Predicted 3D model of a 471-nucleotide part of an RNA (small-subunit ribosomal RNA, 3' major domain) from an uncultured Eubacteriales bacterium. Model confidence (mean pLDDT): 83 of 100. Its Rfam family is "Bacterial small subunit ribosomal RNA". Gene Ontology terms of the family: structural constituent of ribosome and ribosome.

[in-house]
Context: one part of a larger RNA
RNA sequence: UGACGGGGACCCGCACAAGCGGUGGAGCAUGUGGUUUAAUUCGAAGCAACGCGAAGAACCUUACCAAGUCUUGACAUCCCAUUGAAAACACUUUAACCGGUGUCCCUCUUCGGAGCAGUGGAGACAGGUGGUGCAUGGUUGUCGUCAGCUCGUGUCGUGAGAUGUUGGGUUAAGUCCCGCAACGAGCGCAACCCUUAUCCUUAGUAGCCAGCACAUGAUGGUGGGCACUCUGGGGAGACUGCCAGGGAUAACCUGGAGGAAGGUGGGGAUGACGUCAAAUCAUCAUGCCCCUUAUGAUUUGGGCUACGCACGUGCUACAAUGGCGUAAACAAAGGGAAGCAAAGGAGCGAUCUGGAGCAAACCCCAAAAAUAACGUCUCAGUUCGGAUUGCAGGCUGCAACUCGCCUGCAUGAAGCUGGAAUCGCUAGUAAUCGCGAAUCAGAAUGUCGCGGUGAAUACGUUCCCGGGUCU
Numbered sequence: 001u002g003a004c005g006g007g008g009a010c011c012c013g014c015a016c017a018a019g020c021g022g023u024g025g026a027g028c029a030u031g032u033g034g035u036u037u038a039a040u041u042c043g044a045a046g047c048a049a050c051g052c053g054a055a056g057a058a059c060c061u062u063a064c065c066a067a068g069u070c071u072u073g074a075c076a077u078c079c080c081a082u083u084g085a086a087a088a089c090a091c092u093u094u095a096a097c098c099g100g101u102g103u104c105c106c107u108c109u110u111c112g113g114a115g116c117a118g119u120g121g122a123g124a125c126a127g128g129u130g131g132u133g134c135a136u137g138g139u140u141g142u143c144g145u146c147a148g149c150u151c152g153u154g155u156c157g158u159g160a161g162a163u164g165u166u167g168g169g170u171u172a173a174g175u176c177c178c179g180c181a182a183c184g185a186g187c188g189c190a191a192c193c194c195u196u197a198u199c200c201u202u203a204g205u206a207g208c209c210a211g212c213a214c215a216u217g218a219u220g221g222u223g224g225g226c227a228c229u230c231u232g233g234g235g236a237g238a239c240u241g242c243c244a245g246g247g248a249u250a251a252c253c254u255g256g257a258g259g260a261a262g263g264u265g266g267g268g269a270u271g272a273c274g275u276c277a278a279a280u281c282a283u284c285a286u287g288c289c290c291c292u293u294a295u296g297a298u299u300u301g302g303g304c305u306a307c308g309c310a311c312g313u314g315c316u317a318c319a320a321u322g323g324c325g326u327a328a329a330c331a332a333a334g335g336g337a338a339g340c341a342a343a344g345g346a347g348c349g350a351u352c353u354g355g356a357g358c359a360a361a362c363c364c365c366a367a368a369a370a371u372a373a374c375g376u377c378u379c380a381g382u383u384c385g386g387a388u389u390g391c392a393g394g395c396u397g398c399a400a401c402u403c404g405c406c407u408g409c410a411u412g413a414a415g416c417u418g419g420a421a422u423c424g425c426u427a428g429u430a431a432u433c434g435c436g437a438a439u440c441a442g443a444a445u446g447u448c449g450c451g452g453u454g455a456a457u458a459c460g461u462u463c464c465c466g467g468g469u470c471u
Base pairs, nucleotide, nucleotide: 007471008470009469010468011467012466013465015461016460019425020424021423022422023421026316027315028314029313030312031311032310033309034307035306042053043052064302065301066300067299068298069297070296073125077124078123079121080120081119082118083117084116088103089102090101091100092099106115107114108113127291128290130289131288132287136285137284138280139279140278141276143274148187149186150185151184152183153182154163155162156161167178168177169176193268194267195266196265198236199235200234201233202232203231204230207226208225212223213222214221239262242256243255244254245253246252318418322377323376324375325374326373328371334365335364336363339358340357344353345352346351384415389410390409391408392407393406394405395404431453432452433451434450435449436448437447
């Protein structure tokens, strides 16, 4: 000077408390450990690994295993020789790759050649998801969106260092005010950025009969018009600006007015100096080491999907604030051409057929669901719950056996609210209800978004955890 203390003082945070809903018990999904295996590829490891890398393992991916095959190589540059093809298509062959036959068959030119492409050869080299994240760059997590971390000059101290940055108030904040051997400054805070909430203006192939007219079984369907809604652009608006009280006449605090919004209005992006030899050599790049007829390349099949068990994260439930049936209503945000696909038709259904329209405020996906109404069930392992299994089908795709998803019929397991313990959340939040997207041929209970309905509680800071300041 720091760090630490079951030392002290002050302050903060869903940290406790007050509440609401979960996890821990069940079934299933998913990740991990363990075990097994020819292989179950690799990494991630308290918080900050474990629905994590993976925004999607049938083949491919794929890095693993078994078997087969290649050796200047699947990919790049250089040299020599040779060809004008190679590729593609058809047939044949193979488990597949390779191979064989046929069709097809370069460009420019000063005619010397040049370019391009294929094949063969030689070696320089290629190649490595091999090792080391404790050799590294870059990127990321975390403390933590916590309020801190420093510098110049001056002053003090022999010096390490101190001061400033401490003190009195105040704030979400080293935010601001006052004081002070300090005076200033930088990185952080805040603001500037995006979005949301109100209004004005501008523009109108979505919206409106608002006002006029036409037409229809009906509908902005049509003429017409941008008033309203909405969409895009531009602006206004919130600044403790105004009032009262408190305070030191300060900063600021409390209350009020006006206002769509009030004291940072809500949300996002934004992450200081640093810490953890934190993570990543498997995104990428890269030093060194290692392999070079193999630790490289390629093909088929298998594996990553195993299963006595243990843990994490989720989904569905255990029911009447419910289940089922009938008929009725109200979103937002997205996606669509190798695509989204309407109407109509077939099927109980998954789906099939069909192909209008739409590169989309125009057409389509698209039905929102909880909800409200009516009916039924009457507390039961049930008309709860849906695991598991059988049969029959559908879809994608060369191909669903290992190993996909969906539908129908049948089957109808555990489960009657969960021990110790433990998690999230303070408002349009929790809880609950559906919808969409990325990835993607197909394959979400995951992830990322969107809206609908919409609470309870916070006395307070003694205690638990984490953090900040002074001592």